This is a predicted structure of a 76-nucleotide RNA (transfer RNA) from Ignavibacteria bacterium UBA5771. The coordinates come from a structure-prediction model, not an experiment, and the mean pLDDT is 81.

């Protein structure tokens, strides 16, 4: 410096043909018993990295910036 992927809840990750976002783990409450703790149930927790643009609508499509991974070049 090119190009490919990937940035979604504390934490690891789905998310279908553009139509108001889910799971596990985790924290909380509560039931229950085998009582430092397991189970079961239920609740909380999202500016979908970030800034346009397109569209009746964007997490999804198109351009930039960030930030992380690999893959060519390059240079000492």
């Nucleotide at each position: 410096g090119a190009c490919u992927c990937g940035g979604u809840a504390g934490c690891u990750c789905a998310g279908c043909u553009g139509g108001u976002a889910g799971a596990g783990c985790a924290u909380u409450a509560g039931a229950c018993u085998u009582u430092u703790a397991a189970u079961c149930u239920a609740a909380g927790g999202g500016c979908c990295a970030u800034g346009g643009g397109u569209u009746c609508g964007a997490u999804c499509c198109c351009c930039g910036u960030c930030c992380g991974a690999g893959u060519c070049a390059c240079c000492a």
NCBI's taxonomy places the organism under Bacteria, Pseudomonadati, Ignavibacteriota, Ignavibacteria. Rfam family: tRNA. About the family: Transfer RNA (tRNA) molecules are approximately 80 nucleotides in length. Gene Ontology term of the family: triplet codon-amino acid adaptor activity. Rfam classes the family as a transfer RNA.